[in-house]
This is a predicted structure of a 1498-nucleotide RNA (small-subunit ribosomal RNA) from uncultured Idiomarina sp. It matches the Rfam family "Bacterial small subunit ribosomal RNA". NCBI's taxonomy places the organism under Bacteria, Pseudomonadati, Pseudomonadota, Gammaproteobacteria, Idiomarina.

RNA sequence: AGAGUUUGAUCAUGGCUCAGGAUGAACGCUAGCGGCAGGCCUAACACAUGCAAGUCGAGGGGUAGAGUAAGCUUGCUUACUUGAGACCGGCGCACGGGUGCGUAACGCGUAUGCAAUCUACCUUAUACUAAGGGAUAGCCCAGAGAAAUUUGGAUUAAUACCUUAUGGUUAAUUUAGUUGGCAUCAAUUGAAUUAUAAAGAUUUAUUGGUAUAAGAUGAGCAUGCGUCCCAUUAGUUAGUUGGUAAGGUAACGGCUUACCAAGACGAUGAUGGGUAGGGGUCCUGAGAGGGAGAUCCCCCACACUGGUACUGAGACACGGACCAGACUCCUACGGGAGGCAGCAGUGAGGAAUAUUGGACAAUGGGCGCAAGCCUGAUCCAGCCAUGCCGCGUGCAGGAUGAAGCAUCUAUGGUGUGUAAACUGCUUUUGUACGGGAAGAAAAAAAGCUACGUGUAGCUUACUGACGGUACCGUAAGAAUAAGGAUCGGCUAACUCCGUGCCAGCAGCCGCGGUAAUACGGAGGAUCCAAGCGUUAUCCGGAAUCAUUGGGUUUAAAGGGUCCGUAGGCGGCCUUAUAAGACAGCGGUGAAAGUUUUUGGCUUAACCAAAAAAUUGCCAUUGAUACUGUAAGGCUUGAAUAUUUGUGAAGUAACUAGAAUAUGUAGUGUAGCGGUGAAAUACUUAGAUAUUACAUGGAAUACCAAUUGCGAAGGCAGGUUACUAACAAAUGAUUGACGCUGAUGGACGAAAGCGUGGGUAGCGAACAGGAUUAGAUACCCUGGUAGUCCACGCCGUAAACGAUGUCAACUAGUUGUUCGUCUUAUAAACAAGGUGAGUAACGCAGCUAACGCACUAAGUUGACCGCCUGGGGAGUACGGCCGCAAGGUUAAAACUCAAAUGAAUUGACGGGGGCCCGCACAAGCGGUGGAGCAUGUGGUUUAAUUCGAUGCAACGCGAAGAACCUUACCAUCCCUUGACAUCCAGUGAAUUAUCUAGAGAUAGAUAAGUGCCUUCGGGAACACUGAGACAGGUGCUGCAUGGCUGUCGUCAGCUCGUGUUGUGAGAUGUUGGGUUAAGUCCCGCAACGAGCGCAACCCUUAUCCUUAGUUGCCAGCACGUAAUGGUGGGAACUCUGGGGAGACUGCCGGUGAUAAACCGGAGGAAGGUGGGGACGACGUCAAGUCAUCAUGGCCCUUACGGGAUGGGCUACACACGUGCUACAAUGGCGCGUACAAUGGGAAGCAAGCUAGCGAUAGUAAGCGGAUCUCAAAAAGCGCGUCGUAGUCCGGAUCGGAGUCUGCAACUCGACUCCGUGAAGUCGGAAUCGCUAGUAAUCGUGGAUCAGAAUGCCACGGUGAAUACGUUCCCGGGCCUUGUACACACCGCCCGUCACACCAUGGGAGUGGGCUGCACCAGAAGUAGAUAGCUUAACCUUCGGGAGGGCGUUUACCACGGUGUGGUUCAUGACUGGGGUGAAGUCGUAACAAGGUAACCGUA
Repeated sequence: AGAGUUUGAUCAUGGCUCAGGAUGAACGCUAGCGGCAGGCCUAACACAUGCAAGUCGAGGGGUAGAGUAAGCUUGCUUACUUGAGACCGGCGCACGGGUGCGUAACGCGUAUGCAAUCUACCUUAUACUAAGGGAUAGCCCAGAGAAAUUUGGAUUAAUACCUUAUGGUUAAUUUAGUUGGCAUCAAUUGAAUUAUAAAGAUUUAUUGGUAUAAGAUGAGCAUGCGUCCCAUUAGUUAGUUGGUAAGGUAACGGCUUACCAAGACGAUGAUGGGUAGGGGUCCUGAGAGGGAGAUCCCCCACACUGGUACUGAGACACGGACCAGACUCCUACGGGAGGCAGCAGUGAGGAAUAUUGGACAAUGGGCGCAAGCCUGAUCCAGCCAUGCCGCGUGCAGGAUGAAGCAUCUAUGGUGUGUAAACUGCUUUUGUACGGGAAGAAAAAAAGCUACGUGUAGCUUACUGACGGUACCGUAAGAAUAAGGAUCGGCUAACUCCGUGCCAGCAGCCGCGGUAAUACGGAGGAUCCAAGCGUUAUCCGGAAUCAUUGGGUUUAAAGGGUCCGUAGGCGGCCUUAUAAGACAGCGGUGAAAGUUUUUGGCUUAACCAAAAAAUUGCCAUUGAUACUGUAAGGCUUGAAUAUUUGUGAAGUAACUAGAAUAUGUAGUGUAGCGGUGAAAUACUUAGAUAUUACAUGGAAUACCAAUUGCGAAGGCAGGUUACUAACAAAUGAUUGACGCUGAUGGACGAAAGCGUGGGUAGCGAACAGGAUUAGAUACCCUGGUAGUCCACGCCGUAAACGAUGUCAACUAGUUGUUCGUCUUAUAAACAAGGUGAGUAACGCAGCUAACGCACUAAGUUGACCGCCUGGGGAGUACGGCCGCAAGGUUAAAACUCAAAUGAAUUGACGGGGGCCCGCACAAGCGGUGGAGCAUGUGGUUUAAUUCGAUGCAACGCGAAGAACCUUACCAUCCCUUGACAUCCAGUGAAUUAUCUAGAGAUAGAUAAGUGCCUUCGGGAACACUGAGACAGGUGCUGCAUGGCUGUCGUCAGCUCGUGUUGUGAGAUGUUGGGUUAAGUCCCGCAACGAGCGCAACCCUUAUCCUUAGUUGCCAGCACGUAAUGGUGGGAACUCUGGGGAGACUGCCGGUGAUAAACCGGAGGAAGGUGGGGACGACGUCAAGUCAUCAUGGCCCUUACGGGAUGGGCUACACACGUGCUACAAUGGCGCGUACAAUGGGAAGCAAGCUAGCGAUAGUAAGCGGAUCUCAAAAAGCGCGUCGUAGUCCGGAUCGGAGUCUGCAACUCGACUCCGUGAAGUCGGAAUCGCUAGUAAUCGUGGAUCAGAAUGCCACGGUGAAUACGUUCCCGGGCCUUGUACACACCGCCCGUCACACCAUGGGAGUGGGCUGCACCAGAAGUAGAUAGCUUAACCUUCGGGAGGGCGUUUACCACGGUGUGGUUCAUGACUGGGGUGAAGUCGUAACAAGGUAACCGUA
């Protein structure tokens, strides 16, 4: 310090997630030791048991008991000493310890104040401590009760209580002075009156007591500032705010009461609701901040819940009291007892938190003169890896790199790994044994010394829970000691096996559907380590609430506009002040903690000391630039005035013409109207059309514009009246009067609402007609609200420049509107300035980019509004507004990992432009109808083997299934195998015959005895045997290679360098021309290059040359019936070698003087001459595991191998591709002419003979320019048929044959005779072809024993048409839109159905809290008191004063009644929302999304 995740990729926005640190933690696995810390976060839930506050005999009386003594009735009495427990009394119990319920408060923090206060014990000072009195507990007696407890009587003491005296620097009142302050006043010196004290004890020297003054400590009160969330809490308050008087308190005060006044608080957030103890500090962070408030320290509050007071210096009191309530316990049923949020401990709750331990040795506390007692405070120990820190589990050597395990490129390597074994060394820890602390020094005691009893100093001895602990020494011995998580990326670390969208993983992205580095196991590796991971929470990263430090045109976000209140901010100069801001100094900011330094435990954690820090608050002094305040001035901001001007600015009234409609009248006749096409509608009752007149409402053509005006909404014929605004000029007036603006107010399109008018046109709803699968739409015909006017509401719009208002500054250029100045001019035009608007470009700058750019989205300032992931939702609830519709304010649960902006590359569009192609068009011929052939689907079957499936499967693999092929089925057989290699044995191999069987096979017989040799044997072949292995047309073409199809022979696809952009990318490759072509030229931030195009290759067309056999024959010669038949020739044809030729080369025109195009010449051929081979980057997970090869998986007496027979040839049907036809451009018959390519030895076969023929027999020639297949056919000539199911057509069937072949039944081809089906040119639709092409005619070949209508090739005859590119299909380039990128076969919306989830409404129901009104009234306090009662004092002895009890009044807790508010839970039913696998219906949006979309409204 960043990283992952939206996209095909990019930048941005923006959320989610991760890496770090931390914890009072918990859970999982694991665990050797020690030190230091920490340990109920939940139920302030309930608690058994024990302990946690007592002490003092030097305050008092004194019991039991004990001891001593005496007496004697030897088990009793008395005396003395001592003396538990209990009692009276004093002090303490208000500390210490616990908890965080309540509390949003002067509770806490900080800083002040008390002239408004108190303070036991302690310290200091002064004074005093006198005289009396009456009770009471205890004890004793008697009683009630189960108990707790309690009643009566008698008797007694005090440092208990009471009276009196005395007193003061006491208090109060009155009064006379002095000094001071902060208003009331304070301090002080006098005088007078009134009131008020005490206690003794003992060891005789102390101690205690009383009063007063002061200190210290502690407490109380008041004030400034700070201190959570909600405004969907906006008004609250009657003791309320203040005053006067009184009461009360330690003390001020409405603290309380009476009276008077009507105030007090609040958008700077009152009141209400929710939540919460506050701080020092702790965690995190660079900091600012954010979060927390365990342990330790300070403060507060509380003590079962609520209330109350008493005592006391102090409490409204944790281990005190009283009352009420709930709960628990005891009970003899009459009554009683209790309060662990003290320490342990128990139950419950919970994911979860310890021992019913030891000691007062230390520190501290209470009491006491003291010894001492008490102390669950405290100090220690126990439990727990809860955390932090430290140590160890060994160290060195050791290669055959052991074994095992794992893996691979597997004869063997590699990893684990110096790791182990083995050798040597050490002994921390642990074990055993031995030694053994510090923490302790005081008080007190004893002794000594000093001065005066006593105090001070010195000496001696005593005291340890922890604990025989820490620590030290000795001994043996590597001995006693390693795990956890992770290994796809983020994030360090990889392989094998298993599994097969299953099981599972997951923090985010995401893994898993047969080769998973992501699941589970293993090996290995990585990271930490006595721990490691997970979960939870907080901060960080997150600049993701932004003060430091964010944004707001389009990503979330500028209020619809203006006015204006509070508030915020504010021009120039001078003076004063010193509030802010600044500086110095003082006080405080507890300690601990944090930081630094030093020191102590062996180190560290831990602890100690010192320093710094504590950024704050208060006081004080100074300075005055800035801000504020006060005063004075200025003119530039602002406003006013005058003059001139401008405009669809507003309101009201009047008015005009064009057009539509309607009415009346006329002319006139059959349609009109409407649409893509129609129909509904209108019309012979006279429409439409046309003419005239009339009526009525609404809107204002042209001018008209990127025009003007207005705050915005908005404003348009003309005229008038009224009103407002703006601009310029002048620089006359005022003198900062200004800017912004929460709450508030006004205005505010359309739609809509109310009342009353109006209604021509248009026109929601509605009706009808069309369209459509449907059409509640788009289109058409009608048509009501409405649109218009007046008045009143509504208050919203994509109310937009998606851009708040104001001010200043910052290059230019060009237009336009309204002013004005100067120059020039007769005038018009013009030129140059200067203001105010409004537009188009553009620099700097800014921006994610697009873009903005003096009208900023630039640079600054002031103020306001708004935003913080998407959805849920601008919704619910609540409030306010509204007649309603609804508006405004405005959440949460839940859910997702994205949603979004701009730009890029593609793809796509029922977007655009340009161009091409038998793409259409123009033509010719077909298919689709028939019969047959062939392939496919389907069906059937034991099997009908398998594959190919839009174009790009379907006469395809298959260039040829009777057996074989053959992979399929049935049956019969074999198991190292039909085939390969290795081992052993036997035999040569091999051939022939017979028998059984369907055959494979099995058995038997005979023949045969080879080759090489070092004589051991070996090689080939066959058989037998054992195992390694063979074998598989079994699966996966979605694991692959290779090959192929397709877009497409389309013109494209890329790269280097440079440039450009933040980037993806762009540029080049776009543009202007041109081409078949990214072909070429020109231009250009590009310059070059590569793969493609073209060319080079083959063939064909012309010529030349060369060579002439088997080919040729012009001339010469011979010969034949005839034929290059022969001699000969080399001219021609032809054959096959080598060359030439064509290049837009030449001419003219067009073009830009280019490329090129058009035309022409020449030429056999002319603009790539025709044809072929040749197929860029890539696409389709295209096809093929059945050509072959191959990974993985599977089978192994079978999914391998052999054999026979069957099947692949089935047949209701559907489709593709063909053949033959339907006839006269023809069929048939006779005659007759002209090819080319090819094939031939298990072959082609002439000729001859036989047969009607297929063929058969015989046989010359030929491995071929020689022989042969071989007849070419259409054509031509003549004849016949005469439009018919025919002399067309030939299917089908019967019969007879031929050939091939072991074999033609399933299931071959051909021949002959007979038979003679459908079919008379083919619906929708659809295919091929642009020239030697289509069409038509025959010929050959491969495969092959036989078996083509298929396929491949060859030649013969030989057309028509193309205006053209609007349309269909496909393609290329540019551009545009996009919500698509699996790329339109895309994406995506809503209802309905089903399941689940959270939520709103809901007749209500049940709780919590709370307001108001009322009832009620325990205990207690205060008041009253005619009842009862009463030791101290007084008394005249009667009584009184005073007190107590009781009664009563006031206040008041619990409780109750009524009525509201608020909140939670629940509720039949119901509303929408969200999420779900491939459900249903449509297709709303994204392209012009097929009716552009969207906003508001009905």